Predicted 3D model of a 351-nucleotide part of an RNA (small-subunit ribosomal RNA, central domain) from an uncultured bacterium. The coordinates come from a structure-prediction model, not an experiment, and the mean pLDDT is 81. The RNAcentral record of the full RNA draws on ENA, Greengenes and SILVA. Its Rfam family is "Bacterial small subunit ribosomal RNA". Gene Ontology terms of the family: ribosome and structural constituent of ribosome.
Context: one part of a larger RNA
RNA sequence: UUGGGGGGUAAGCGAGCGAAAGCGGUUAAAAAAGUCUGAGGGUUAAAGGCGGUGGCCUUUCCAUAGAACGCUUUGUAAACUGUUUAACUUGAGUGCAACCUUUGGAGAGGGGAAUUCCUUGUGGAGCGGAGAAAUGCGUAGAUAUAUGGAGGAACACCGGGGGCGAAAGCGGCUCUCUGGCUUGUAACUGACGCUGAGGCUCGAAAGCGUGGGGAGCAAACAGGAUUAGAUACCCUGGUAGUCCACGCCGUAAACGAUGAGUGCUAGGUGUUAGACCCUUUCCGGGGUUUAGUGCCGUAGCUAACGCAUUAAGCACUCCGCCUGGGGAGUACGACCGCAAGGUUGAAACUC
Numbered sequence: 001u002u003g004g005g006g007g008g009u010a011a012g013c014g015a016g017c018g019a020a021a022g023c024g025g026u027u028a029a030a031a032a033a034g035u036c037u038g039a040g041g042g043u044u045a046a047a048g049g050c051g052g053u054g055g056c057c058u059u060u061c062c063a064u065a066g067a068a069c070g071c072u073u074u075g076u077a078a079a080c081u082g083u084u085u086a087a088c089u090u091g092a093g094u095g096c097a098a099c100c101u102u103u104g105g106a107g108a109g110g111g112g113a114a115u116u117c118c119u120u121g122u123g124g125a126g127c128g129g130a131g132a133a134a135u136g137c138g139u140a141g142a143u144a145u146a147u148g149g150a151g152g153a154a155c156a157c158c159g160g161g162g163g164c165g166a167a168a169g170c171g172g173c174u175c176u177c178u179g180g181c182u183u184g185u186a187a188c189u190g191a192c193g194c195u196g197a198g199g200c201u202c203g204a205a206a207g208c209g210u211g212g213g214g215a216g217c218a219a220a221c222a223g224g225a226u227u228a229g230a231u232a233c234c235c236u237g238g239u240a241g242u243c244c245a246c247g248c249c250g251u252a253a254a255c256g257a258u259g260a261g262u263g264c265u266a267g268g269u270g271u272u273a274g275a276c277c278c279u280u281u282c283c284g285g286g287g288u289u290u291a292g293u294g295c296c297g298u299a300g301c302u303a304a305c306g307c308a309u310u311a312a313g314c315a316c317u318c319c320g321c322c323u324g325g326g327g328a329g330u331a332c333g334a335c336c337g338c339a340a341g342g343u344u345g346a347a348a349c350u351c
Base pairs, nucleotide, nucleotide: 004322005321007305012319014202015201016200017199021195022194023193025088026087027086028085029084030083033081034080035077037075038074040073041072042071043070050066052064053063054062055061091192092189093188094187095185096184097183098182104178105177106176107175108174109173111155116150117149118148120146121145122144126137127136163170164169207248208247209246210245211244212243216242217241221237222236223235224234259318260317261316262315263314264313267296268295269294270293271292272291273290274289275288276287277286278285279284300307301306324351325350326349333344334343335342336341
């Protein structure tokens, strides 16, 4: 390479946008590049190879006339692909209407509970902590309790395998700006689409830079215990950090361990957002349907586990990835980064 694969066995990039490229709906016509088909010419050195005939006793070997594959030139056909032209509406998009559906994003403002600290009052010996203790705090008045004040961070209940977002992620309230989905209609455009190597953007936590902030929590660190030891688990403290602004980093079991898109293939039962129909005095109830989100399950698939209209079923298009274990996500080189490090990524050797 061919082939086979990727839920867990090696293997889906963390996620999106997207120039190149690949693929691409329905109808009619034209032309004939791909494609089908015919015949003639040219070329395809010789040897070799392939099938036939002959020589030799067979194999080997030798001789002989062929066939075949290409390329080029010249005709034919028009189903399919490509091209051109004209149209279509189902894909895609726009409009209109609806519900606002929302913890989607950004900025601003104000809110209450709680922890901690400070002031003052009451009060007077303990508090705290634990398996048991001790370190620690406290007669310089702690803990407790009451009033007032400060400051930072997070938003109980509602809250729901509920919602939104491409993923990361998003939850007190109000306002402003802003993104997307859904449902109904069928007015408009008329294939405008799908995927997407490179590229660009976003990307938890930790970490880094500069400047703020610092209540609680808490790596490091200190002390007390436990223990044979205890550089731990437990306790008392406690600094970075956690928070904000701006800039980097670019990784996670970034997981559904399942790439994106389209079509098809039994059902049952919840739930979220709508639309339509029937019924009902109201509350409500029943049915149909669209888009999500769960559970169970048939066919089918699977080594089994399990998946099963949200497929791991049946198919097509495009991208990325895998090829025994270790060495090793290491070395070297290159690129990126302030650094930490990241991305790309071997071999010897060994089993």